[in-house]
Molecule: small-subunit ribosomal RNA
Organism: uncultured organism
RNA sequence: AGGGUUUGAUUCUGGCUCAGAACGAACGCUGGCGGCGCGUUUUAAGCAUGCAAGUCGAACGGGAUCAUUCCUUCGGGGAUGUGAGAGUGGCGAACGGGUGAGUAACACGUAGGUGAUCUACCGCUUGGCGGGGGAUAGCCCAUGGAAACAUGGGGUAAUACCGCAUACGACCGAUCUGCUGUGGCGGGUUGGGGAAAGGCGCUUAGGCGUCACCGAGCGAUGAGCCUGCGGCUGAUUAGCUGGUUGGUAGGGUAAAGGCCUACCAAGGCGACGAUUGGUAGCUGGUUUGAGAGGAUGAACAGCCACACUGGGACUGAGACACGGCCCAGACUCCUACGGGAGGCAGCAGUGAGGAAUUUUGCGCAAUGGGCGAAAGCCUGACGCAGCGACGCCGCGUGAACGAUGAAUCCCUUCGGGGUGUAAAGUUCUGUCAGUAGGGAAAAAAAUGAUGGUACCUACAGAGGAAGCACCGGCUAACUAUGUGCCAGCAGCCGCGGUAACACAUAGGGUGCAAGCGUUGUCCGGAAUUAUUGGGCGUAAAGAGUUCGUAGGUGGUAAUUUAAGUCAAAAUUUAAAGACCGAGGCUCAACUUCGGUUUGGUUUUGAUACUGAGUUACUUGAGAACGGGAGAGGUAAGCGGAACUCACAGUGUAGCGGUGAAAUGCGUAGAUAUUGUGAGGAACACCAGUUGCGAAAGCGGCUUACUGGACCGAUUCUGACGCUGAGGAACGAAAGCGUGGGGAGCAAACAGGAUUAGAUACCCUGGUAGUCCACGCUGUAAACGAUGUACAUUAGGUGUUGAGGGUAUCGACCCCUUCAGUGCCGCAGUUAACGCGUUAAAUGUACCGCCUGGGGAGUACGGUCGCAAGACUAAAACUCAAAGGAAUUGACGGGGGCCCGCACAAGCAGUGGAUUAUGUGGUUUAAUUCGACGAUACGCGAAGAACCUUACCAGAACUUGACAUCCAGAGAAGGCCAUAGAAGUAUGGCUGUGCCUUCGGGAGCUCUGUGACAGGUGGUGCAUGGUUGUCGUCAGUUCGUGCCGUGAGGUGUUGGGUUAAGUCCCGCAACGAGCGCAACCCCUAUCCUGUGUUGCUACAUUAAGUUGAGAACUCUCAGGAGACUGCCCGUGGAAAACGGGAGGAAGGUGGGGAUGACGUCAAAUCAUCAUGCCCCUUACGUUCUGGGCUACACACAUAAUACAAUGGCCGAUACAAUGGGCAGCGAAGCCGCAAGGUGAAGCUAAUCUCAAAAAAUCGGUCUCAGUUCGGAUUGUAGUCUGCAACUCGACUACAUGAAGCUGGAAUUGCUAGUAAACGCAAAUCAGCACGUUGCGUUGAAUACGUUCCCGGGCCUUGUACACACCGCCCGUCACACCAUGAGAGUCGGAUAUACCCGAAGCCGGUGAGCCAACCGCAAGGAGGCAGCCGUCUAAGGUAGAGCCGAUAAUUGGGGUGAAGUCGUAACAAGGUAGCC
Repeated sequence: AGGGUUUGAUUCUGGCUCAGAACGAACGCUGGCGGCGCGUUUUAAGCAUGCAAGUCGAACGGGAUCAUUCCUUCGGGGAUGUGAGAGUGGCGAACGGGUGAGUAACACGUAGGUGAUCUACCGCUUGGCGGGGGAUAGCCCAUGGAAACAUGGGGUAAUACCGCAUACGACCGAUCUGCUGUGGCGGGUUGGGGAAAGGCGCUUAGGCGUCACCGAGCGAUGAGCCUGCGGCUGAUUAGCUGGUUGGUAGGGUAAAGGCCUACCAAGGCGACGAUUGGUAGCUGGUUUGAGAGGAUGAACAGCCACACUGGGACUGAGACACGGCCCAGACUCCUACGGGAGGCAGCAGUGAGGAAUUUUGCGCAAUGGGCGAAAGCCUGACGCAGCGACGCCGCGUGAACGAUGAAUCCCUUCGGGGUGUAAAGUUCUGUCAGUAGGGAAAAAAAUGAUGGUACCUACAGAGGAAGCACCGGCUAACUAUGUGCCAGCAGCCGCGGUAACACAUAGGGUGCAAGCGUUGUCCGGAAUUAUUGGGCGUAAAGAGUUCGUAGGUGGUAAUUUAAGUCAAAAUUUAAAGACCGAGGCUCAACUUCGGUUUGGUUUUGAUACUGAGUUACUUGAGAACGGGAGAGGUAAGCGGAACUCACAGUGUAGCGGUGAAAUGCGUAGAUAUUGUGAGGAACACCAGUUGCGAAAGCGGCUUACUGGACCGAUUCUGACGCUGAGGAACGAAAGCGUGGGGAGCAAACAGGAUUAGAUACCCUGGUAGUCCACGCUGUAAACGAUGUACAUUAGGUGUUGAGGGUAUCGACCCCUUCAGUGCCGCAGUUAACGCGUUAAAUGUACCGCCUGGGGAGUACGGUCGCAAGACUAAAACUCAAAGGAAUUGACGGGGGCCCGCACAAGCAGUGGAUUAUGUGGUUUAAUUCGACGAUACGCGAAGAACCUUACCAGAACUUGACAUCCAGAGAAGGCCAUAGAAGUAUGGCUGUGCCUUCGGGAGCUCUGUGACAGGUGGUGCAUGGUUGUCGUCAGUUCGUGCCGUGAGGUGUUGGGUUAAGUCCCGCAACGAGCGCAACCCCUAUCCUGUGUUGCUACAUUAAGUUGAGAACUCUCAGGAGACUGCCCGUGGAAAACGGGAGGAAGGUGGGGAUGACGUCAAAUCAUCAUGCCCCUUACGUUCUGGGCUACACACAUAAUACAAUGGCCGAUACAAUGGGCAGCGAAGCCGCAAGGUGAAGCUAAUCUCAAAAAAUCGGUCUCAGUUCGGAUUGUAGUCUGCAACUCGACUACAUGAAGCUGGAAUUGCUAGUAAACGCAAAUCAGCACGUUGCGUUGAAUACGUUCCCGGGCCUUGUACACACCGCCCGUCACACCAUGAGAGUCGGAUAUACCCGAAGCCGGUGAGCCAACCGCAAGGAGGCAGCCGUCUAAGGUAGAGCCGAUAAUUGGGGUGAAGUCGUAACAAGGUAGCC
């Protein structure tokens, strides 16, 4: 510090996600030791049991028990000491300990105030402590009760209680007075009421000492109250408030105060967020972060609140009291049913809840607390120990040497590699743990729970001590096997459908380590809420526009002030923590000491800037004056063209409408045309990226009224300005209300077409509406998708309005200023596109708005509206994207240019018939397999009777039909017989080889064993190789440079030209590669050479037969020739094109071979090769027979025809390419023929296949299902072959089917081509209508590129990129999920009204009762019970509003490999789209 993820790729925006740190954690696997910490985050739910607050006999009356001693009637009694339990009394129990429910509050934090206060114990100072009185518990007696406990009688003490005395100061009242800041601090005079307690020790018995006690003052400590400021959320909570706000008087309190009461006034709070809802203890701190911030508030520390829930007071210095009291309620327990008892959010512990959190331990030794004079007692505070890897820190599980490297295991290309110096082995060490011995500090005199602990020493022995996660990318680390979209993984992207580095296992590796992973939460990364530090033209985002309130902000100069601001000082900021520096535990964690620390307050000072006050100024703003421009607004009037209607005339059969039609109108006279009249709406030309207006918007002419801007030269006011939350006004179209109006147009609606349908597009009609008046609505893609205002920053060029200069007779022209309105463009800016003085540049001020997509601008609530609806505006759930700009392709029922037998022009066909062949389908035991648009279908197959053969049935074999190795035997081999369908089995006969160093070896056969063979079994989507296709189309790329953030572009585009990215010119490109072309082969002409088997001008013959020849044809070699080279024209002085000459051939002469980068997961595992998988007495091998040849049918490719340009018969010509020894096979003879016989010749320019056929000549047939056509069938044969039944070809005779030129549709071909004709070859025993070649005869047509198909280049649009066979929308159907409405139902909290009203304080009353004081007494003072009242908790009733849960039914929404219907959008998306 960043990374992954949207795309084919890019860039930006933007979300999601990861790497880091932390935790009071939990879960999974694992687990050696120690130190220091931490440990119910959930039910403030309920609790068994024990303990957690007592103490004081030196306050008091008393005193069980025990000990000693004395007496005794032996029952007991006395004395001394001890001193339990209980009681009176004092102090404490308000601390300490727990919890976080409540609380949004002066609760907390911080800084202050208290002139408005209290403070037991403690410290200091001062003064006192005299003298009396009456009770009462305990105790004794009696009674009631189950108990808890209660009642009566009797007697008793005090530091308990009560008078009296004294009392300076203090308090209260009156009065005089000083200072000062409200009740403060002082100084006088006077009146009033107000205290006490003793105990113990010593004593020279006077007192002294000490602890207590009382009055007063000060301090300390603690507490109360008040105030400024600070820290959560919702406005879908906007108004709240009646003791409410203030005053006067009184009450109350320690104390100010509506704290309470009476009376008076009508206030108080709130957009700077009152009230109300939700949530929450606050802080020091903790955690994260560079920081600013964010989140958090365990442990430790400060404050607050609470103690089963609610209310209340009492006591006291202090409580409205956790282990006190009273009442009400819920719950639990006891009960004799009458009544009672209780409160672990103290420490342990228990069950429950929960993912989850410990021992019913030891000790008061230390620290601290309570009481006590003290000893001491109490103390679950605390100190320790136990449990838990919960966290942090430290240590160990051994160290050194040890192989070209054992074994195991894993991988392997079988060679090896990894595990790995790792182990073993050798030599050592002893940390930890263990055993034994010694043994602290913590304590100041005594006292140690921890603890025989820490620590030290000795001993033996490598022994007792390693796991977890991960290994596709992010992210360090890879292989094998299994599995086969299954099982599973996954934080995101995504893996898994037979070769998974992603699942599971193993080996290996990486990371961390007594832990490691997972889950959860928070911060970070996230500049993804942006103060630091973001944005708003198109990505989310500028309000439709203006006016204007609050608020924010504001020109120049001077002066005052000192609020902001700046500086200094003082004070505070608890401790702990953090940071820095030291110290102590062996180190560290931990801990001790010292220092530092952003805030607040106060005082003093400074005055530049801001603020506030005052005084001026004129440039911002405004006003006055003079002008011209304008579709600015409102109202009234007027006008012509067009249109429709009405009437009248002329006139006749159509009009109208469309892609084509029809509906419609018209013989009752339309359309057309003429005239007259009526009506409503809109204003052609002018007209212009011209003008005006805030925007919406405004367009004939005239008049009236009226707003704003601009220009000019002066004058005036004197900052009056800018922006603008709420608010107000205006605001297209559509729509709504009332009343008019209604020509044209025209939602809805009707009809006609179109269509598969057509609730549309098109046509004919047509109502609301459109128009006017008044009122409402308040929205638009209300757009420049660009808020308003001001300032600054190059220009160029148009145009509108006004002015100036110059010039002119004048209109122009030219220069220039201001205000508008356009285009281009520098700097700058932007993700890019673009913007660019009319900013999207650079700054300032203010407002509005945004924070991933969907759900949704929706629901609910509220406000507005007559309604329609508008404004405001969520959540659950769901996805990993959604999106902007640009790039390359592809595509378009987009455009431009161009090409091709692509169309057109032609010729011949196919599609109809029969047959052949192939395919599908069907059938079958099997009909083996593959090929499926073009690019499968006379294709693999250049040839299935057996074989082939892969298929089926049956019969057999199992190291095998075939290969290598080993062992044994034998030559190999040949012949015969038997059984059998054969394979095969059994038996017999024959045979004795080659080389040799004589040991043996090579080859072959048989037997045996196991390694292995074998597979036309699977996967062409694991592959190599080969092939098809686009396409013989003209393209496809690279280097360097340049442009762009980049993908990419340029080059390769442009202007010409070409068959061609062929060439030329131009150009930020310059060059180059693969393609094109050429080089290669055949062919067309000539030359040279060669001259047999070929040729023949001469001679000769039946015959190139022979002689001779080398001229010709031909043959095979080598050359020449053609290059736009020459001429004319066009063109740009180009490339090139058109024409011509010459030439055998002319513009690539004709043909072939040759196939760029790539596409189709195209075809082939059955040519071959090959990975992996599968079979192994079978999916291998052998054999016989069958099948691949089936046959209602469909398609494809061919053959033959339908006839007279023909058929048949006869005669007569002319080729080329090729083949031939297991071969071609002549002549001759036989047969109607197929063929037979025959054997010459030929290893081929020699012989042979071999006859060419159309053609030509002559004859016949005469338009018919024929003398066309030949299918089918019968009979008889021939040939090949082991064998023609299934299932060959051919021949002869006989038979003589369909078919008379072929629907929609569709194929080939541009010249030696189509068409027609035959010949040959491969395969092959035989089998050709197929295929591949060969020659013979030999045309027609092309105006042209509008259209169909395919292709190339440029350009444009795109929501496509698996690329239009693309993408994608909505209803319906099904499943699931969350959610709204809903007759209602249930629950919760809250407020209101009323009823009832416990305990209790206060007030009243007090006829009953009462010791202290007064009084001789009666009685009085005073008090108590009781009763009444105000207030009031809980409870009850009622009606509201709010929140939550739930509900028949219902609404939309979301999600879901292959459902239905259409095709709305993306291309001009086939009617441009959208608001």